[in-house]
RNA sequence: UCUUAUCAAGAGAGGUUGAGGGGAAUGGCCCUGUGACGCCUCAGCAACCACCGCUUUAUGCGGAAAGGUGCUAAAUCCAUCAAGUUGGAAACAACUUGGAAGAUGAGA
Repeated sequence: UCUUAUCAAGAGAGGUUGAGGGGAAUGGCCCUGUGACGCCUCAGCAACCACCGCUUUAUGCGGAAAGGUGCUAAAUCCAUCAAGUUGGAAACAACUUGGAAGAUGAGA
C1' cells in the first nucleotide's frame, strides 16, 4: 500500500511524570493541577486469530479464555462530502441512508 470483517455493547486501579489531551485541519462539545498525554505494574473486558466440539461443510452454531493481538471517558465524542425526508419565505435546523477519513483484527 491492497483485500476483507467489525466499530451506539463491554471492561480501571496503583506507581511515575508534569501540561496538555480527545489522530491532523476547521467548527462544536468535552476531559484535565481533585494531575491530562505518555510510560510501567497489576487487574479486567471482548472473542479477531489460534484452540475444542457439533453439523445441514458455510459467509454456520456452540464452548473455553492457558497462547498471539486488541481494548478498558463520551457512537470512531459530534459535524465536514452526497442523496433523501420533515419543518421553514429563506438562511438554516432535525433525522435517515450512503460515502470519505480513521481505528482494530486477519490475509496479501